Description:
A computed fold for an 84-nucleotide RNA from a Pseudomonadota bacterium, annotated as c-di-GMP-I riboswitch aptamer.

[in-house]
RNA sequence: CCGACACCAGGGCAAACCCGUCGAAAGGCGGGGGCGCAACGCCACCGGCCUGAAGGGGUAGCCCAAUGCCGCGGGUUUGUCGGU
Numbered sequence: 001c002c003g004a005c006a007c008c009a010g011g012g013c014a015a016a017c018c019c020g021u022c023g024a025a026a027g028g029c030g031g032g033g034g035c036g037c038a039a040c041g042c043c044a045c046c047g048g049c050c051u052g053a054a055g056g057g058g059u060a061g062c063c064c065a066a067u068g069c070c071g072c073g074g075g076u077u078u079g080u081c082g083g084u
Stems, first nucleotide, its partner, number of pairs: 004084002012037002017032006035071001041077001043075001045074003048069002055064003
């Protein structure tokens, strides 16, 4: 310097679901609640997934389309314990 994560400590985050609220929706926010998480902290940079309003195309079906999701994967970056 790189990789993996034992034990221990302080702890941290918070799935589904419920209530309220914003939104066309996906989904976000707040409260409750804990499935889990050693980055399940942050960031839409790459891939992927979801929605499809405005707008555009189409005879129609429908298609394109932003937005959204970091708890889908990768990556950037920051962080606790302190041994192997």